[in-house]
RNA sequence: UCGCGGGAGAGAUCGGCGGCCUUUUCGGAGGGCGUCGGAGCCGAAGGCGCAACCGCCCCGGAAACGCUCAGGCAAAAGGACCGCGA
Numbered sequence: 001u002c003g004c005g006g007g008a009g010a011g012a013u014c015g016g017c018g019g020c021c022u023u024u025u026c027g028g029a030g031g032g033c034g035u036c037g038g039a040g041c042c043g044a045a046g047g048c049g050c051a052a053c054c055g056c057c058c059c060g061g062a063a064a065c066g067c068u069c070a071g072g073c074a075a076a077a078g079g080a081c082c083g084c085g086a
Base pairs, nucleotide, nucleotide: 001086002085003084004083005082006081013038014037015036016035017034018033020031021030022029023028040073041072042071046069047067048066049065053061054060055059
């Protein structure tokens, strides 16, 4: 590095627009999808910061700590890290 398995946290939030399905007493109602905007939140891709710590030691490497730019907040995908194999 590759393959397999495990793998957390946080609203399937509010509003506008669009179209889809069901229903309708044709006024509407319900469900979910896409997109734009807003506030709230998470922290385990990445990034940045402090610096515990580490080393070939005065120079380097640096976190599971912090920040949330990115990312994420139903499922899916992703996912630090762990185990097994090559």